Predicted 3D model of a 101-nucleotide RNA (Glycine riboswitch aptamer) from Asanoa iriomotensis. The prediction has a mean pLDDT of 80. The organism belongs to Asanoa, within Bacteria. Rfam family: Glycine riboswitch aptamer. Rfam's curators write: This family represents the bacterial glycine riboswitch.
């Protein structure tokens, strides 16, 4: 000079599970009772995991032991169950720095 792996930005792609009951507001229709919609750091009670926590195994040293030991696995603490917002993780751009060469 070039540049893997990392690491920020941008974009573009992303799954899953009740648009469930109950109460409180507000609206709108009927205008008797009731009914639809929308909102709610409000209750229940079912559920998802791919933000974020948490846990844990084999490999791994010449032998034992301890100690470390991932994850879309696992747990659901957060969070999520129309939509929108997030979103692991994968592509594409720029940028940073930089084994090896």
């Nucleotide at each position: 000079a070039c540049c893997a792996u990392c690491c920020g930005c941008g974009u573009g792609g992303g799954a899953g599970a009740g648009u469930u009951c109950g109460c409180c507001g507000g609206u709108c229709c009927a205008g008797u009772c009731g009914g639809g919609c929308c909102g709610g750091a409000c209750g229940g009670c079912g559920c998802c995991g791919a933000a974020g926590g948490g846990g844990c195994a084999a490999a791994u040293c010449c032998u034992c032991c301890c100690c470390g030991g991932a994850a879309c696995c696992u747990c659901u603490c957060a969070g999520g169950c129309a939509a929108a917002a997030g979103g692991a993780c994968c592509g594409c751009g720029c940028g940073g720095g930089a084994c090896a060469u």